[in-house]
RNA sequence: GCCUCCCUGGCGGAACUGGCAGACGCGCAGGCUUCAGGAGCCUGUGAGAGUAAUCUCAUAGAGGUUCAAAUCCUCUGGGAGGCA
Numbered sequence: 001g002c003c004u005c006c007c008u009g010g011c012g013g014a015a016c017u018g019g020c021a022g023a024c025g026c027g028c029a030g031g032c033u034u035c036a037g038g039a040g041c042c043u044g045u046g047a048g049a050g051u052a053a054u055c056u057c058a059u060a061g062a063g064g065u066u067c068a069a070a071u072c073c074u075c076u077g078g079g080a081g082g083c084a
Stems, first nucleotide, its partner, number of pairs: 001083007010026003019067001027045006046057004060076005
């Protein structure tokens, strides 16, 4: 230099053919249970604004296509592998 793949919450990791984004697990918080702890069970858990109802934003970054993009296209950044 060329080719292929990957980048989604605090972490791992889903999302099929473009159609409710954050499933599920871990972690964390509160509770039940216990003398206490662990294990187990229940509820909650992206960010911002708001007293609240609710609203807005969020898939590495920026554009594009589309009624609609994590998904398709382009550029940029980071990582892995291969070829020379």
Model confidence (mean pLDDT): 80 of 100. The RNA shown here (transfer RNA) has 84 nucleotides and comes from a bacterium. Rfam family: tRNA. It is annotated as a transfer RNA. The sequence was found in a public genome assembly.